RNA sequence: AAAUGUUGAUUAGCGCCAUGUACCUCUAUUGGGUCGGAAAUUUAGAGGUUAACGAGGUAGGGAGUUAUCGAAGUAUUCGGCGGAUACUCUCUCAUGUACUUGGACGUGUGAUAUGUCGUUAAAAGGGCAGGUAACUGCAGAACAACAACGAUAUAACCAAGACCA
Repeated sequence: AAAUGUUGAUUAGCGCCAUGUACCUCUAUUGGGUCGGAAAUUUAGAGGUUAACGAGGUAGGGAGUUAUCGAAGUAUUCGGCGGAUACUCUCUCAUGUACUUGGACGUGUGAUAUGUCGUUAAAAGGGCAGGUAACUGCAGAACAACAACGAUAUAACCAAGACCA
């Protein structure tokens, strides 16, 4: 250094970033102005900073694609590389249509669709601390949407069989 084994923690706005761009500091330069000086501005070098604010999300396999939701004193949360539980199609399995099987149309383990009502710790911000600064950390827990969950309403088909009458 590599490999193997065991245990624990964390993770998908999740990880990384070289001269991409941007921002900060220092040195020199341009420029400007003046009694003497200075700022914005131009160029170069050196050293640094940031590069998504959280919520939500995995039946198994294959393929494809620009992978859901909102927040922000309005915005680099730009851009690049990699990854990802999203979406579409398909196969298998499971599951709903009031008992079984098959079909048809749906859905994904709290597992049919649509409508209405309700429930729920967001974080950044702000505060405190550090740094010349860009920024970083810590504690606490203001305000969302989608999803999920709960209640309710409407609509759940065809065939054969079984059961009852």
A computed fold for a 165-nucleotide RNA from Mobilitalea sibirica, annotated as glmS glucosamine-6-phosphate activated ribozyme aptamer. The sequence is in RNAcentral, with records from Rfam. Its Rfam family is "glmS glucosamine-6-phosphate activated ribozyme aptamer". Rfam's curators write: This entry contains a glucosamine-6-phosphate activated ribozyme that is found in the mRNA for GlmS. GlmS is an enzyme that uses fructose-6-phosphate and glutamine to generate glucosamine-6-phosphate. Rfam classes the family as a riboswitch. On this family, see Winkler et al., Nature 2004: "Control of gene expression by a natural metabolite-responsive ribozyme".